Small-subunit ribosomal RNA, 3' major domain from a metagenome, 477 nucleotides, folded computationally. RNAcentral holds the full RNA, with entries from SILVA. It matches the Rfam family "Bacterial small subunit ribosomal RNA". The coordinates come from a structure-prediction model, not an experiment, and the mean pLDDT is 83.
Context: one part of a larger RNA
RNA sequence: UGACGGGGACCCGCACAAGCGGUGGAUGAUGUGGAUUAAUUCGAUGCAACGCGAAAAACCUUACCUACCCUUGUCAUGUCAGGAAUCCUUGAGAGAUUGAGGAGUGCCCGAAAGGGAGCCUGAACACAGGUGCUGCAUGGCUGUCGUCAGCUCGUGUCGUGAGAUGUUGGGUUAAGUCCCGCAACGAGCGCAACCCUUGUCGCUAAUUGCCAUCAUUAAGUUGGGCACUUUAACGAGACUGCCGGUGACAAACCGGAGGAAGGUGGGGAUGACGUCAAGUCCUCAUGGCCCUUAUGGGUAGGGCUUCACACGUCAUACAAUAGUCGGUACAGAGGGUUGCCAAGCCGCGAGGUGGAGCAAAUCCCAGAAAGCCGAUCGUAGUCCGGAUCGGAGUCUGCAACUCGACCCCGUGAAGUCGGAAUCGCUAGUAAUCGCAGAUCAGCAUGCUGCGGUGAAUACGUUCCCGGGUCUUGUACA
Repeated sequence: UGACGGGGACCCGCACAAGCGGUGGAUGAUGUGGAUUAAUUCGAUGCAACGCGAAAAACCUUACCUACCCUUGUCAUGUCAGGAAUCCUUGAGAGAUUGAGGAGUGCCCGAAAGGGAGCCUGAACACAGGUGCUGCAUGGCUGUCGUCAGCUCGUGUCGUGAGAUGUUGGGUUAAGUCCCGCAACGAGCGCAACCCUUGUCGCUAAUUGCCAUCAUUAAGUUGGGCACUUUAACGAGACUGCCGGUGACAAACCGGAGGAAGGUGGGGAUGACGUCAAGUCCUCAUGGCCCUUAUGGGUAGGGCUUCACACGUCAUACAAUAGUCGGUACAGAGGGUUGCCAAGCCGCGAGGUGGAGCAAAUCCCAGAAAGCCGAUCGUAGUCCGGAUCGGAGUCUGCAACUCGACCCCGUGAAGUCGGAAUCGCUAGUAAUCGCAGAUCAGCAUGCUGCGGUGAAUACGUUCCCGGGUCUUGUACA
């Protein structure tokens, strides 16, 4: 100087408390461990691994296993030799591959011979290749403490020195934020602001958007208009600016006015010096080591989908604030040409047919759902719950057996609110309800977004956990 203390003081955080809803019990989905296996590819392992890499494992992916094949090789550069490239038919084979036959002579220079570019085949060697090892050799990227308020430097001063000071102290703040004091005076990386979005207003603009007035229509449908809504470009607006109080006359805090908004307005992006030899050599790059008729390359089939069990994360429930049936209302944000697919018709339905429109404020996906209005059920393992299984189908795709999703009929399991323990959340939040997108031929209870309905509680900081500042002890570094 740090680190640590079941030392002290002060402060903060959904850390506790106060509340609301969960997990832990059931069934299923998914990931992991374990076991199994020819293989169940590999990585991730307290918080910070476990719906994680994977924003899609039937083949492919695919790295694993088995079998069958290749050896200058799938690919790159260089040398030599031959041939245009290329296309068609056909035999064998699971295919990779291999055999046979046929068509075919292009471009540039040149009269021709020939040469050159490009492509294909063959030969030999330099080499290619490796998702092989080492993340404890590395770059890059990432997680975490933590959006915590800290981490440092120059000069000066103090100390023999390691170092100290500044950065401590008194207040204050979300903040090393600001003020005052002070052997310090300044500065840098962080904080804040500048950026995006949302909340109010103005101006400009008016189609594909909108409709107050005037006509018109089944319908903003059409004429008309751009007032309103909206869209999108530019501005305004919030700064403790104003008032009162407290305070050291400071910084600031408390209350108020005005205001759409008030003290960082809400949300996001943004992550200091460093810590964990944290994670990644399987994104990529890369040192070293290793393989080189194989640890490289190709193909078919299988596996990653197994299943006495254990754990994590979710979905659905156990019902009456509910279930079922009928009627009826209101979003936002997205996506669409190898695409989204309307009306109509067929089918109980998944879907089929059909073909209009749309490269989209125009057309389509597209019915939002919870909600509201009626009816029914009457506390039952039920008109709750839907697992499982049987049968019949649809769609995608060479192909749904291992191993897809969906639909219909039948079947109708566990489950009556969950032990010890444990998680999330402070407001348009929790809870609850649906919608869209990426990936994608097909496949979503996952993920990322979007809106609808919409609470309760916070006395407080004694305690648990984590963090910050000062101080103290130490046989630790």